Predicted 3D model of RNase P RNA and transfer RNA as a complex of 422 nucleotides.
[in-house]
RNA sequence: GGCCAGACGAUCGCCCGCCUUUCCAAGGCGAGAGGAAAGUCCGAACUCCGCAGGGCAGUGCGCCGGGUAACGCCCGGUCAGGGUAACCUGAAGGAAAGUGGCACAGAAAACAUACCGCCUGCGCAAGCAGGUAAGGGUGAAAAGGUGCGGUAAGAGCGCACCGCGCUCGUGGCAACACGGGUGGCAGGCAAAACCCCGCACGGAGCAAGGCCAAAUAGGGAGGCGUUAUCAGGACUGCCCGUCCGAAGCCUCCGGGUAGGCCGCUUGAUCCCAUCAGCAAUGAUGGGGCUAGAGGAAUGAUCGUCGUCCCGGCCGCGAGGCCGGGGGACAGAAUUCGGCUUACGGCC
RNA sequence: GCGGGAUUGGCCGAAUGGCUUAGGCGCUGGACUGUGAAUCCAGCCACGAGAGUUCGAUUCUCUCAUCUCGCCCCA
Numbered sequence: 001g002g003c004c005a006g007a008c009g010a011u012c013g014c015c016c017g018c019c020u021u022u023c024c025a026a027g028g029c030g031a032g033a034g035g036a037a038a039g040u041c042c043g044a045a046c047u048c049c050g051c052a053g054g055g056c057a058g059u060g061c062g063c064c065g066g067g068u069a070a071c072g073c074c075c076g077g078u079c080a081g082g083g084u085a086a087c088c089u090g091a092a093g094g095a096a097a098g099u100g101g102c103a104c105a106g107a108a109a110a111c112a113u114a115c116c117g118c119c120u121g122c123g124c125a126a127g128c129a130g131g132u133a134a135g136g137g138u139g140a141a142a143a144g145g146u147g148c149g150g151u152a153a154g155a156g157c158g159c160a161c162c163g164c165g166c167u168c169g170u171g172g173c174a175a176c177a178c179g180g181g182u183g184g185c186a187g188g189c190a191a192a193a194c195c196c197c198g199c200a201c202g203g204a205g206c207a208a209g210g211c212c213a214a215a216u217a218g219g220g221a222g223g224c225g226u227u228a229u230c231a232g233g234a235c236u237g238c239c240c241g242u243c244c245g246a247a248g249c250c251u252c253c254g255g256g257u258a259g260g261c262c263g264c265u266u267g268a269u270c271c272c273a274u275c276a277g278c279a280a281u282g283a284u285g286g287g288g289c290u291a292g293a294g295g296a297a298u299g300a301u302c303g304u305c306g307u308c309c310c311g312g313c314c315g316c317g318a319g320g321c322c323g324g325g326g327g328a329c330a331g332a333a334u335u336c337g338g339c340u341u342a343c344g345g346c347c
Numbered sequence: 348g349c350g351g352g353a354u355u356g357g358c359c360g361a362a363u364g365g366c367u368u369a370g371g372c373g374c375u376g377g378a379c380u381g382u383g384a385a386u387c388c389a390g391c392c393a394c395g396a397g398a399g400u401u402c403g404a405u406u407c408u409c410u411c412a413u414c415u416c417g418c419c420c421c422a
Stems, first nucleotide, its partner, number of pairs: 001347004006305007014032001016030006034329001038340002041338005046205004053240004058201005063077005078092001079090004093196002098194002101189002115136002117132006144162006163185001164183008209262004219253006232244002254421003269288008307326008348418007357372003365402001374390005395411005
């Protein structure tokens, strides 16, 4: 990385659908979990809300290209890190926009700076003044690296190579790579600190929502509001704007029902073949229909075969025979695409 | 099912990314007292688990686990 998630048969049982009959039941036929149905971490479909405007705030994403309905997912590449290598890993924009932080230690944690040491001067000496970041020490981290020259000692102070910045050319869709020139060199770490830049985002969720039916007390308490810069309002927060609202609204207590139908499963669907593409994936053709329940069904036993483990026997061996045992994680609840987590076996 | 919130000693509860994680109640021992209570002194007991970012994580990020709240009608 891929595949499987035991197979077949019999008996008993469960849920749903259809049919039949003498209608509240029985009989017959058909169909009945997963790779994760899980976590609910992302993205959508679908439905409703007042069609959702502007600003601030907020949230998410972040190398480049492609795929996709969409994505924070997938594929291919670039760069970085690791590895001898095959290869593996990566939440990978900006720290030369700004603000803040870097405990302890240390002289100094970033407009700098001299603790020890080194050198020079003064001094009998102790020491004082100046130079110095090559050496020591501290620390997770100390202001380019190596070498040669140079110097009182040193230092990009000078030079060569490497690194870095700027710039030009070539290749590439691009990220970027390679090469030339040029500057002695701006630059510590951290943005999963605030932040800046770019992009995206209206909200709620099938208990959405629609129809029918039933019950209770449209009961009690408190607050806000009732001719207006106006209570309240499913456009998350704040402000503005717009709209509804002309009398109700909010919270708490209390009370009631625990009914039916639709949404509901034919779908970005599954299988096979061909073609395009490195691939993800797409296109075309053919075939298939594969749970739709509504506190929740999909199970159990036996037999045969198969698989794994253990023991014994046979065989030089590959292996064969006999006996016993094991088979995980888990379980649809509107539906898809991903991710993550759990887990047995084979290649 | 769908959607929020939380997890720090036995209980409640605080924290700027930095020393050994405050404080209160409690518990243990001692002092005081004739004894007990109160008071005083001393001590014990914690960041739900695992990864990552960072020099350094209770704090930031991700994954997992556990707990908890809300949802219908009168409306």
Description: It holds a member of the Rfam family "Bacterial RNase P class A". Rfam classes the family as a ribozyme.